A computed fold for a 72-nucleotide RNA from a Candidatus Nanoarchaeia archaeon, annotated as transfer RNA. The source organism's lineage runs through Archaea, Nanobdellati, Nanobdellota and Candidatus Nanoarchaeia. It matches the Rfam family "tRNA". From the family's description: Transfer RNA (tRNA) molecules are approximately 80 nucleotides in length. It is annotated as a transfer RNA.
RNA sequence: GCGCCGGUAGUAUAGUGGUUAGUAUUUGACCUUGCCAAGGUCGAGACUCGGGUUCGAAUCCCGGCCGGCGCA
Numbered sequence: 001g002c003g004c005c006g007g008u009a010g011u012a013u014a015g016u017g018g019u020u021a022g023u024a025u026u027u028g029a030c031c032u033u034g035c036c037a038a039g040g041u042c043g044a045g046a047c048u049c050g051g052g053u054u055c056g057a058a059u060c061c062c063g064g065c066c067g068g069c070g071c072a
Base pairs, nucleotide, nucleotide: 001071002070003069004068005067006066007065010025011024012023013022018055026044027043028042029041030040031039048064049063050062051061052060
């Protein structure tokens, strides 16, 4: 340099056009216990950036940035 794959809460991951963006973990309050741990209830926290297509984009297209793999 070229090609392919990927980027979603602090972390890991699901979501392939319209659903409150889901789950685990994390974290706050409360319940439970003599205390801790475990458990339960209710909350908090995310779509890499810019442009395009579309009535509507995390999702499709183009480009940038970052990471991984392959080729040279």